The RNA shown here (SAM riboswitch aptamer (S box leader)) has 106 nucleotides and comes from Flavobacterium sp. Sd200. The model forms 97% of the base pairs in the Rfam consensus. The source organism's lineage runs through Bacteria, Flavobacteriia, Flavobacteriales, Flavobacteriaceae and Flavobacterium.

[in-house]
RNA sequence: AUGUUAUCACGAAAGGCAGAGGGAAUAGACCCAAUGAAGCCUUAGCAACCCUUUAUCUUAAAGAAGGUGCUAAAUUCUACUUCGCACAAGCGCAGAUAGAUAACUC
Numbered sequence: 001a002u003g004u005u006a007u008c009a010c011g012a013a014a015g016g017c018a019g020a021g022g023g024a025a026u027a028g029a030c031c032c033a034a035u036g037a038a039g040c041c042u043u044a045g046c047a048a049c050c051c052u053u054u055a056u057c058u059u060a061a062a063g064a065a066g067g068u069g070c071u072a073a074a075u076u077c078u079a080c081u082u083c084g085c086a087c088a089a090g091c092g093c094a095g096a097u098a099g100a101u102a103a104c105u106c
Base pairs, nucleotide, nucleotide: 003104004103005102006101007100008099013043014042015041016040017039021032022031023030026079027078028077029076044071045070046069048068049067050066051063052062053061054060055059075098080095081094083092084091085090
């Protein structure tokens, strides 16, 4: 880097440096930001996976020492498809594409 599988409407902050952007991509919106964005460091927290423990054991619950991760808003919302409702605009369930994270494989 590619691939596979699983999850993604719950949860979780402060300080220092820094100094204008950020919310993945394209488009449209909307939101956050000098009352300080991104990024870096420290501490804390959360609990998605690995991990640990228990059990009615291929699943569920608890835990937080360790490995990753995460800590505004549903993956911020929508845009692609089937189906249903509706005169229509639109609305709803499900799925797909893409993304993020983990474990495994190569």